[in-house]
RNA sequence: AAACGAUAAUGGCAAACCUGUUGAAAAGCAGGGACGCAAAGCUGAGGGUCUAAGGCAUUACGGUUCCGGAGACGCGAUUGGGGGCCGUAUGCUAUGAUAGCCGGUUGCCGAA
Numbered sequence: 001a002a003a004c005g006a007u008a009a010u011g012g013c014a015a016a017c018c019u020g021u022u023g024a025a026a027a028g029c030a031g032g033g034a035c036g037c038a039a040a041g042c043u044g045a046g047g048g049u050c051u052a053a054g055g056c057a058u059u060a061c062g063g064u065u066c067c068g069g070a071g072a073c074g075c076g077a078u079u080g081g082g083g084g085c086c087g088u089a090u091g092c093u094a095u096g097a098u099a100g101c102c103g104g105u106u107g108c109c110g111a112a
Stems, first nucleotide, its partner, number of pairs: 004110002012037002017032006035100001041105003046102002048098003054093004059089009069079002
C1' cells in the first nucleotide's frame, strides 16, 4: 500500500412499528424504538426499484356546449351525425423519491 474481517478495543448508525409533522404519492424530517450494519459515512449527471402531481395518448362512460341533418304548418318534444370543453377510468412518462439494491467515492480499528 492492496486485500481481508474477530466472541478484540474505541466509538457510531438504526429496520419494522408507534407518535408528531411535510408531501398528490413514493417518501422525507423530529422523537421513541432496535431488525440488523465494517462503511447502514458521503454521492440521485450510471444501472435498478418505487411513485405519477403535471404532461401526453387511447378508448369507454358521464356531464356541458356548439354546428349541420331528418321530421313538422309552426314551436316544443323526439331521433340521428360531427366538433369543443370538463369529470371519471385506463396506459405511458421524472422534473419526484430511494444510498439499508448495485455502482462511484472517502474513511476508523487490526486478531487470524

A computed fold for a 112-nucleotide RNA, annotated as c-di-GMP-I riboswitch aptamer. Its Rfam family is "c-di-GMP-I riboswitch aptamer". Gene Ontology term of the family: cyclic-di-GMP binding. Rfam describes the family as follows. GEMM was predicted in a large-scale screen for bacterial structured RNA regulatory elements. Genes associated with GEMM are involved in a diverse array of functions, including chemotaxis regulation, signal transduction, secretion and chitin. It was read from a public genome assembly, where an Rfam model found it.